[in-house]
RNA sequence: GCCCGAGUAGGGUAGCUGGAUAUCCUGGGAGCCUGCGGAGUUCCCGACCUGGGUUCAAAUCCCGGCUCGGGCA
Numbered sequence: 001g002c003c004c005g006a007g008u009a010g011g012g013u014a015g016c017u018g019g020a021u022a023u024c025c026u027g028g029g030a031g032c033c034u035g036c037g038g039a040g041u042u043c044c045c046g047a048c049c050u051g052g053g054u055u056c057a058a059a060u061c062c063c064g065g066c067u068c069g070g071g072c073a
Base pairs, nucleotide, nucleotide: 001072002071003070004069005068006067007066010026011025012024019056027045028044029043030042031041032040049065050064051063052062053061
């Protein structure tokens, strides 16, 4: 230099077949429960790497960039 894959809450992960309030676990906060704590249970908080394009509508499709991993030379 070229090719392929990945990038989603603080951490991990699903969704990628274009349209739901973006899923679940963990974490944080509050309540209930308890002699105290834990467990259990209810509610809340928190994310689509970045710039552009297509579309009525993009996490999802297309192009560029960045980061990480792999391959070829």